A computed fold for a 90-nucleotide RNA from a Planctomycetota bacterium, annotated as c-di-GMP-I riboswitch aptamer. The source organism's lineage runs through Bacteria, Pseudomonadati and Planctomycetota.
[in-house]
């Protein structure tokens, strides 16, 4: 330096769910809590994919702050991925 993840050592993160707050929502933050994770570190304008649809536009209408459709500038990194990295093996 490349690659692999059995073991060793130091550790780290924290799903679902509950409470509080923000948000139209997806979701996020804090606290609790552990399903799990060799990157469950970082990156959403390197790239792909997925979620939501307030506003806007279109249609419907029983005309209602209603219903349906399209769509991110809103989100997801614990979907793939890009990138950085501990220990150990080769």
């Nucleotide at each position: 330096c490349u690659u692999c993840g059995a073991u060793c050592a130091a550790g780290g993160c924290a799903a679902a769910c509950c409470c509080u707050c923000g948000g139209a929502a997806a979701c996020g933050a804090g606290g609790g809590g552990a399903c799990g994770c060799a990157a469950a570190g970082c990156u959403a304008c390197a790239g792909g994919g997925c979620c939501u649809a307030a506003a806007a536009c279109c249609g419907c209408c029983g005309a209602g702050c209603g219903c349906g459709g399209u769509c991110a500038g809103g989100g997801c990194a614990g979907c793939c991925a890009g990138u950085u990295g501990c220990c150990g093996g080769a």
Its Rfam family is "c-di-GMP-I riboswitch aptamer". Gene Ontology term of the family: cyclic-di-GMP binding.